Background: Predicted 3D model of a 1460-nucleotide RNA (small-subunit ribosomal RNA) from a metagenome. The prediction has a mean pLDDT of 85.

RNA sequence: AGAGUUUGAUCAUGGCUCAGGAUGAACGCUGGCGGCGUGCCUAAUACAUGCAAGUCGAACGGACCGUUUUUCUUCGGAUGAUCGGUUAGUGGCGUCCGGGUGAGUAACACGUAGGUGACCUGCCCCAAAGUGGGGGAUAACCUCUCGAAAGAGUGGCUAAUUCCGCAUGUGAUCCGGUAUUCGGUUGUCGGAUGAAAGCCGAAAGGCGCUUUGGGAGGGGCCUGCGGCCGAUUAGCUUGUUGGUGGGGUAAUGGCCUACCAAGGCGAAGAUCGGUAGCUGGUCUGAGAGGACGAUCAGCCACACUGGCACUGAAACACGGGCCAGACUCCUACGGGAGGCAGCAGUAAGGAAUAUUGCCCAAUGGACGAAAGUCUGAGGCAGCAACGCCGCGUGGGCGAAGAAGGCCUUCGGGUCGUAAAGCCCUUUUAUGGGGGAAGAGCAAGGACGGUACCCCAUGAAUAAGUCUCGGCUAACUACGUGCCAGCAGCCGCGGUAAAACGUAGGAGGCGAGCGUUAUCCGGACUUACUGGGCGUAAAGCGCGCGCAGGCGGCACCUUAAGUUGGAUGUGAAAUCUCCCGGCUCAACUGGGAGGGUGCGUUCAAUACUGGGGUGCUUGAGGUCAGCAGGGGGGAGCGGAAUUCCCGGUGUAGUGGUAAAAUGCGUAGAUAUCGGGAGGAACACCAGUGGCGAAGGCGGCUCCCUGGGCUGCACCUGACGCUGAGGCGCGAAAGCGUGGGUAGCGAACGGGAUUAGAUACCCCGGUAGUCCACGCCGUAAACGAUGGAUGCUAGGUGUUGGUGGUAUUGACCCCAUCAGUGCCGAAGCUAACGCGUUAAGCAUCCCGCCUGGGGACUACGACCGCAAGGUUAAAACUCAAAGGAAUUGACGGGACCCCGCACAAGCAGCGGAGCGUGUGGUUUAAUUCGAUGCAACACGAAGAACCUUACCUGGGCUUGACAUGCACGUUGUAGCGAAGCGAAAGCAGAACGACCCUUCGGGGAGCGUGCACAGGUGCUGCAUGGCUGUCGUCGGCUCGUGCCGUGAGGUGUUGGGUUAAGUCCCGCAACGAGCGCAACCCUCGUCGCUAGUUACAUGUGUCUAGCGAGACUGCCAGGAUCAACCUGGAGGAAGGCGGGGAUGACGUCAAGUCAGCAUGGCCUUUAUGUCCAGGGCUACACACACGCUACAAUGGCCGGCACAAUGGGUUGCCAAGCCGCGAGGUGGAGCUAAUCCCACAAAGUCGGUCUCAGUUCGAAUUGGAGGCUGCAACUCGCCUCCAUGAAGCCGGAGUUGCUAGUAACCGCAGGUUAGCAAUACUGCGGUGAAUACGUUCCCGGGGUUUGUACACACCGCCCGUCACGUCAUGGGAGUCGGUAACACCUGAAGCCGGUGAGCUAACCGCAAGGAGGCAGCUGUCGAAGGUGGGACUGGCGACUGGGACGAAGUCGUAACAAGGUA
Repeated sequence: AGAGUUUGAUCAUGGCUCAGGAUGAACGCUGGCGGCGUGCCUAAUACAUGCAAGUCGAACGGACCGUUUUUCUUCGGAUGAUCGGUUAGUGGCGUCCGGGUGAGUAACACGUAGGUGACCUGCCCCAAAGUGGGGGAUAACCUCUCGAAAGAGUGGCUAAUUCCGCAUGUGAUCCGGUAUUCGGUUGUCGGAUGAAAGCCGAAAGGCGCUUUGGGAGGGGCCUGCGGCCGAUUAGCUUGUUGGUGGGGUAAUGGCCUACCAAGGCGAAGAUCGGUAGCUGGUCUGAGAGGACGAUCAGCCACACUGGCACUGAAACACGGGCCAGACUCCUACGGGAGGCAGCAGUAAGGAAUAUUGCCCAAUGGACGAAAGUCUGAGGCAGCAACGCCGCGUGGGCGAAGAAGGCCUUCGGGUCGUAAAGCCCUUUUAUGGGGGAAGAGCAAGGACGGUACCCCAUGAAUAAGUCUCGGCUAACUACGUGCCAGCAGCCGCGGUAAAACGUAGGAGGCGAGCGUUAUCCGGACUUACUGGGCGUAAAGCGCGCGCAGGCGGCACCUUAAGUUGGAUGUGAAAUCUCCCGGCUCAACUGGGAGGGUGCGUUCAAUACUGGGGUGCUUGAGGUCAGCAGGGGGGAGCGGAAUUCCCGGUGUAGUGGUAAAAUGCGUAGAUAUCGGGAGGAACACCAGUGGCGAAGGCGGCUCCCUGGGCUGCACCUGACGCUGAGGCGCGAAAGCGUGGGUAGCGAACGGGAUUAGAUACCCCGGUAGUCCACGCCGUAAACGAUGGAUGCUAGGUGUUGGUGGUAUUGACCCCAUCAGUGCCGAAGCUAACGCGUUAAGCAUCCCGCCUGGGGACUACGACCGCAAGGUUAAAACUCAAAGGAAUUGACGGGACCCCGCACAAGCAGCGGAGCGUGUGGUUUAAUUCGAUGCAACACGAAGAACCUUACCUGGGCUUGACAUGCACGUUGUAGCGAAGCGAAAGCAGAACGACCCUUCGGGGAGCGUGCACAGGUGCUGCAUGGCUGUCGUCGGCUCGUGCCGUGAGGUGUUGGGUUAAGUCCCGCAACGAGCGCAACCCUCGUCGCUAGUUACAUGUGUCUAGCGAGACUGCCAGGAUCAACCUGGAGGAAGGCGGGGAUGACGUCAAGUCAGCAUGGCCUUUAUGUCCAGGGCUACACACACGCUACAAUGGCCGGCACAAUGGGUUGCCAAGCCGCGAGGUGGAGCUAAUCCCACAAAGUCGGUCUCAGUUCGAAUUGGAGGCUGCAACUCGCCUCCAUGAAGCCGGAGUUGCUAGUAACCGCAGGUUAGCAAUACUGCGGUGAAUACGUUCCCGGGGUUUGUACACACCGCCCGUCACGUCAUGGGAGUCGGUAACACCUGAAGCCGGUGAGCUAACCGCAAGGAGGCAGCUGUCGAAGGUGGGACUGGCGACUGGGACGAAGUCGUAACAAGGUA
C1' cells in the first nucleotide's frame, strides 16, 4: 500500500466482498509447564445456608464466675471489702466509610473553567478562654398481666460522660450608635442572649467536656462552555416568567405560600418520542476522525417496587424506622417474619462466566488510653488456554537415499536425514536434599515446605489445527457424477473436479488452530482534512422576498474575533521517552514529556467584526431616443370548413394498399348565387423578436410591465443570495353558467387479423372556445440555480449609438446589449463545453450517496374530487446505470458481385419401375449420415461370406500377438471310424524338422500365469481426414502516429478490376497469408524419336522438348494514371478453354464403423466359431433417377463414322450348334501388335396413320441359359405368352451462358455372378437467350441505430396459474407506556385544636409556662372510575411486492422493433 466482482473487451461511476488490528467473548478439534492479568455482557429474576459492623467495663448501675479477705454460720452457706474475668442493659463513637450494581437519568447528572459578600463541616491540627454549684428521671432488675410466636403492657427500685435549671461570659450571636468599604467588609462604643462531664492515675499528669477563632480535608448551592437520534414531534408553559410580603433551609432561589403584573421558552430546534449512567480512558486510524465506556481510577444514581420522615456533623440511610404494593416463609388463623445490585453458593435465563477455600501475617478501616476485638475491604490459594508474555516437546552425525505409503511417462520421483543406528545434553518431568525475602524494636507468615538452589534417573513425560480455483502461501491420485456436497465475493459439481469426499504431499500458525459474533480500518463509500450534481444518483417549473449568510474604495477609533508572551489548571493510573526491579518478557518502580481544552494577565492591530467621517467605480434615479407575437380590455376584417335557402344538373359519391360501412333518384357529389354561425388567423415567418418561467402571431384603439442605447447630472453601498413564506404557473381534469363550425377521448359501425378491446376508414359525445372559481403537475429541458470578476479569436444575425462614405439608400470601421455556429488555452470518464463555459475564482441557496421494493405504505398538510406535497421499512439482488470500442443484427441507407432474378432451353413435382430415407413392422429388419452442407450418402456392387443384427448350437490363454514357468519324442503334422446342421467332441492308423560339446537346446504341441479380444460407450476428451460459407476477396503483422483505454490508422477516400487487381490521394511506411503467376491438360507451330499404328515414309499418329500472347502495335476515351472501347496481325486477344490449387476463421458441423488414440465398460462374454434367418419386410410419406405417354415417332432391312478404357485364377478370335441367352472350340494376346468390339443417334429404303395404338412397357404364367458348395426367402440373362398405369403432369421447384444445355451411345472400377437405370470417364450430333439489376436468395464494402455479444433462432414486457417469504389495509380483539379529569386517601412533615394526661422551671399554694396523647385541615404514594393519546401482538378477508428449472396467453420495448 491494495485486491476480486457489472463488459466480448475498455474507461469512468457505483455498490457488494476480502486481506489487518481488536474483544470481559462463545463454539469445534486439540492440549506439556510457568508468570502476570481477567472471568453473569442475559433475568435491577427469585433466593436455602454461613459469613460481610462493630467496639469501649479507663462513662454507668447491675448480674454471673474466679481470687484474696471481713463478719456471721444451722458449716450447706450468707454478708461486706479487694483484685481479675465475662457481659444483657443505659451511655458514647461508628454503622453516611469500605463493598455491590447500572435499573433510572438527555439532567448542572457528568467533564472542564469559574463563582459562593448566599453556605455547612463530627473525628484531626493550631490558638484563646473555661470546666463552679444543684436538680429530675429512666432501662437493666423485681412483681403482675396478655400473646402460639414476634413481642407488648401495669406497678416498684436505681446509676452515669443520660436529661434539666442556676452562676460565670474571653470569644460568639442579635439590636442600636459611629467610623470605614463598591458591598451583608472591617474597627469601635453601649445593651441583650447564651456553656460545660467526667474518667484513669498515689501524684505529676493524661484522656475527655464547653465557648470561640483559624487550618487541613470533605461537602451543599450557582454559572459559562462541551458531549446521542428523530421535524412522519412545531408550537410548549399557570408556580408557568417576574415582583412584593411571609415561610422554609446550613445557604441563594417559586423551594413553598398570599397578592400583583403577563410574562417565559422555541427553527441556533422548545415541547414530545426513542436510546443512554458520565468521565479519565479503551480499540482502531497516517492523521482528522469513528466506535466503545469490562477490569483500574474520579463523579453520579440505586438498594424488592413506590412514598415518607426521624436521628445525626453529614442520610431521606444496601445489611435503620414507618406506610402502601407484589412476592416468599412461619402460624394455635388471632397475627407475625423477610429483602445477596456485599463474599461464597443455589435455582432460573442463556452461546456463556469460577470456591458455600485460607488469613487478618501485610496494606487500609471502626472502636478503644492500651492490650486488643471486628473487618468476604484487603492479602492469598482454588477453577477456566479467557487474554498477554516466556519455556519446552531434544541436539549432532547419519544414503544401502531401508521398509512402507503416494504418484508415475514404469525410467523413476516423493515423504526424506526424515526414520533406524551411533554419539551427546537434561530445560521440563520424576525421586531425594536444602530452603527464603516479604517483619520498621523482641516474638509473631495465611501464602508455604512455595519461589529459589543442589543431587540422581533417563530422550526420557509433552503437537496439534486450518488451508492448498482466483483474491491468497500451498497439487496430485482415487471416489462421486448439477447427486452428495462446498461457498467470504467471484463461483465450483451434469464421467477425466488442483473448488465436493478421502489419501499422499505441500503451505500457514503453533499449545494452540479454525469458525461465529461485534467494533474500527481498508471506505476519498457523508468527503473538516477529503467528493459531487449536462448524459452515471443529484439544480426547486419560475419569480418576489422576511430571517440568516456574504459584501466596494479611503481615513480615524475600539480590541470582540485573530496572533504572541507570561501564568493557573488540565487528579492518579493510562500513552511516549530515559533509567531501574523480577534470569528475559509480560508485569512493575522512579524520572521526564505530552495532555490539541478552559481561565487570568500583558502586548500586537495586518485581516474580519463594532463605532465614526468621507468617496464613487457596485446599485438606483432624472433627461432624450429606440425595437418588440410582453400583459389586460374593447371593437373590426377577410380566406377556408360546415350548415340552411334557391338555381343548373344526373348517378353516382366518398374513402383506402385494396375495400366496405357512410351519403345519394325524397336528387347527393360537382357547380353558381344568397344567408347563418363558431373557431383559427395562410403568405410576411427568419437557429428572427418579446417575456422570470409557463408562454406570446390578422388589424385598430384604450390601459399597463419590462428591456436597450446616448450625453450630462443627482443619491452615496442603498448590494448579492435567499431556509421558511407569498405569488405566477402548458396540457389534461373539476365546479357554475354560456357557446359549439371544424377537430375529436369514450362509444357505434366497416375493414385488417389466428385474435384486433389497436394501427386504416365512416360516424360521433365529453372536451377543445368564453366568463368566474379550483387544480399545481410535465422530457415545466439548455435534462446545465442565481450574482460578480477574469481568460485567444473567427463568422452570421437582431436592436441602438458613434465614425467614415455618399446626392442618397447601401458598403466599411468601432462600440453597447441580445441571439446562433466554429474553434485557442483549459476542463471532462468520454461525448462534448469553450466570453451565452461544463474554463479560472469568490459568495449564497437547492439537491445526491448501489439497484429493486418506491414518483409506494403509514402519518401530516392542501384539494369539491381526481389527486398533489412531504416520505419510510421489512424483504430481495451483485449488480443497476454512463460514455465510448469491436462485432453481429435491422421489415435502416448507399455502392458492388454471383445462372441470384430476368430472357431462354431441357426437366422435376402426376404414371410405372429402380434406388435411398422417414415411418411402421419384426426375433432381427446392424450402425452411422438429418436444412442449405443427410436421403443412387459411408456402400467402386448384403444369396453363404461380407455382417457389425437375430435365433440356436459350441469354445474359454481363446480366431490373432508377445513373455515366463512346467510338461511332452510315437512329439508336431496328417487324420480313418462314431455323434452332429456345421462348428465342435472324439480319437484308430501313419508319422517328421533344425542345432548339438550327444547331456541337451530350438521349433511345434499341451498345461498354468501374465495377457489377448471387443464394429461395446464417449466425434461434447482427441489426432488425422472431410464438408460448408467459398475460388467469396478477404484475414493479419512490424514500426510509426492518434486515443487514459478497449481500439483506430494502414485496409478508409476518388477511379479501376474477375480480384485488398492496379493507379492517384492520404500519418502513415512497409511486410505476411490469400488473388494472380509458377504446375497439368486441350488448341497452333517447330524440333527430336519412332516399335506393334498408317498409304513404307515428307505427312497422319504416338510421346518428349521447345516456341507462341505481353494491352506488345494503332486509334479514341480517361486525372493523359491505372484502365476501358474499337482495330490490325495471329491457331489463339485482353484471365484463350478446362483442371489441380481452398487465406484468418465459422458451424463443440461429420467421422471412436476406415485408421490411430485418452478415459470408461466387458473377460466361460459386449470375445470367438458355426448353421439358419435378417439387413431385400410394407398401409404410407419424401428424395435422387430410369422408361414413357409417341409420327422430329415405333418397327423391319441395307449402309456409314468414334474416343476413353480393360484383359494371364484374364480378354477370348475364326469355325460349328442353338430363334436366343448360350454352348463348343481353341488361334492370338502379359497388349499402339491379339481380344472385349457390331458404337448409337445418323443415313437410304419399306411399313404403321393418331388409336391407349405395331405407343408404352409394368405385372404375371410357361420354357430355358449362366455364375456359384448353394439362386426358396433373395441373382442376372434369353425365348414364348400376358399386356397394367400413363395421352406431357397442381401449388411449387431444379440445372444450364458454348462445343455449354439437350439428345445419342461406348468404356471402366467394384464382382464368382448381379439387382448399375448409380458412379467415374469417353466420344458423336449440337442449340436458344441475357433488355437489365426494381424484386427473391447468397456474398463483399461503407455508413447509421441498438437495451443484442450463446450475438435477431438475440433480448425482453405484462396479465393469469402454482409455491415460498416479508409487508400495507382490515370488522375487531388482547396488551404496554406516559399524561389528564374526578373519587377515595396510608405513613408522615407542617398547621389547627387539645375539655384527656403531664417529672425538672415559676409559684407558699391554687395554679401557670411548656410538653404529650387524642381529634382535625392542606399536601400526599397507591387504588378506583372515565374519556382520549402514543405504541405493539393476533386477526376472517383483502391490496400490491419480492423470489422461484423447463407452465399459459399474447408481442408492448430494444433496428424506422415493423403505428418512431